Transfer RNA from a Candidatus Omnitrophota bacterium, 74 nucleotides, folded computationally. It was read from a public genome assembly.
[in-house]
RNA sequence: GGGCCUGUAGCUCAGUCGGUUAGAGCAGGAGACUCAUAAUCUCUUGGUCCCGGGUUCGAGUCCUGGCGGGCCCA
Numbered sequence: 001g002g003g004c005c006u007g008u009a010g011c012u013c014a015g016u017c018g019g020u021u022a023g024a025g026c027a028g029g030a031g032a033c034u035c036a037u038a039a040u041c042u043c044u045u046g047g048u049c050c051c052g053g054g055u056u057c058g059a060g061u062c063c064u065g066g067c068g069g070g071c072c073c074a
Stems, first nucleotide, its partner, number of pairs: 001073007010026004019057001027045006050066005
């Protein structure tokens, strides 16, 4: 330098053919239980969906430019 994949909560990741609530587990907070702790159970907090532009009535999802990460080729 070229090609491919990837970026969503503090972490690991889902998110269908573009469609109305953006989610799960873990983690954090509160409570229950216990003499107490752990475990378990209940409730709950947390998001500029990497950044910009475009298409569309509507974008996490499609197109495009950039940035970061990974793999391959040279």

The organism belongs to Candidatus Omnitrophota, within Bacteria.
Its Rfam family is "tRNA". Rfam classes the family as a transfer RNA. Rfam describes the family as follows. Transfer RNA (tRNA) molecules are approximately 80 nucleotides in length.
Model confidence (mean pLDDT): 81 of 100.